[in-house]
Molecule: c-di-GMP-I riboswitch aptamer
Organism: Cytobacillus oceanisediminis
RNA sequence: UAUAUCUAAGGGCAAAAUUACUGAAAAGUAAUGACGCAAAGCUAGAGGGGCUUCUAUCAAAAAGAUAAAGCCAGCCAGCUGCCAUC
Numbered sequence: 001u002a003u004a005u006c007u008a009a010g011g012g013c014a015a016a017a018u019u020a021c022u023g024a025a026a027a028g029u030a031a032u033g034a035c036g037c038a039a040a041g042c043u044a045g046a047g048g049g050g051c052u053u054c055u056a057u058c059a060a061a062a063a064g065a066u067a068a069a070g071c072c073a074g075c076c077a078g079c080u081g082c083c084a085u086c
Stems, first nucleotide, its partner, number of pairs: 012037002017032006035074001041079003047076002049072005055067004
């Protein structure tokens, strides 16, 4: 450094769903609730990827496309971190 197996203690977070509020929406906040998670901690201005369309332009029956704005880290990722054993 890599792979495999076994194994605690103290704990932590909280999916879907429901209710309320915010938002055009994606989604977020809070409560209830636990699907799961050894980083389900932080970072959207390190990077990739995904979602939305109030607005603008093209189009114009509408749909759609582009821009731009917004959102998601429990998609990959970057950074940081508790305990134990070797």